Background:
This is a predicted structure of a 75-nucleotide RNA (transfer RNA) from a Sulfolobaceae archaeon.

[in-house]
RNA sequence: GGGCCCGUAGCUCAGCCAGGAUAGAGCGUGGGUCUCCGGAACCCAAGGUCCCGGGUUCAAGUCCCGGCGGGCCCG
Numbered sequence: 001g002g003g004c005c006c007g008u009a010g011c012u013c014a015g016c017c018a019g020g021a022u023a024g025a026g027c028g029u030g031g032g033u034c035u036c037c038g039g040a041a042c043c044c045a046a047g048g049u050c051c052c053g054g055g056u057u058c059a060a061g062u063c064c065c066g067g068c069g070g071g072c073c074c075g
Base pairs, nucleotide, nucleotide: 001074002073003072004071005070006069007068010027011026012025013024020058029045030044031043032042033041051067052066053065054064055063
C1' cells in the first nucleotide's frame, strides 16, 4: 500500500442481510425483600450523541459515501 471483518449501556454482545412501534439481553452497579452479618435467590431502578461527519428517505443503529479506531490476511 491492497482486501475482508468489526465499532450499539461500565464489560461481553444481539438487532444490520430484508429501514418503521418507547433501542434490547446477560454480567456488573444502586436500592429493596430474605439473613445474626454476608453470599445466593427474588423484585425494582439507574445507565445509550448506536465511533465521527455527510448523503438518501416521510422515517436510518440498519442503506450509500468519506474519515477515525481495532482485528485478520496479502504484498
NCBI's taxonomy places the organism under Archaea, Thermoproteati, Thermoproteota, Thermoprotei, Sulfolobaceae. The coordinates come from a structure-prediction model, not an experiment, and the mean pLDDT is 81. Rfam family: tRNA. The family's RNA type in Rfam is transfer RNA.